Predicted 3D model of a 109-nucleotide RNA (SAM riboswitch aptamer (S box leader)) from an uncultured Bacteroidia bacterium. It was read from a public genome assembly, where an Rfam model found it.

């Protein structure tokens, strides 16, 4: 990098270094930022997926948090093609499904 399973309206931030962006990608919005944007560092957390213990064991379920990873602005920040309710003479609005993508684990390759 593929690939197959799962998840996600909730949780958690300061410092240093940098020094102009940033919120995957495209398109509009919108948010955030010189009261310093990405990026790396270094402390501090947050969750519990793998991991550990326990209900004998599978299932399903509690707990723990040293170790492998994540993660620590707003739903994946919001919509975008489909469905399916509502409001409208219609443009369009609003509400809900399910999906693609994409991000993370894990387990294969």
């Nucleotide at each position: 990098g593929a690939u197959u399973u799962a998840u996600a309206a909730a949780g958690a931030a300061g410092g240093g270094u940098g020094g102009a962006g940033a919120g995957a990608u495209u398109a509009g919005g919108c948010u955030c930022u010189g009261c310093g944007a990405a990026a790396c560092c270094c402390u501090g957390g947050c969750a519990a997926c793998c991991u550990u213990c326990c209900c004998g064991c599978a299932c399903g379920g509690g707990a723990a948090a040293a170790g492998g990873u994540g993660c620590c602005a707003a739903g994946a920040c919001c919509u975008a093609a489909c469905c399916c309710c509502g409001a409208g003479g219609a443009a369009u609005c609003g509400g809900g499904g399910a999906a693609a993508u994409g991000a993370u684990a894990a387990a294969u390759u």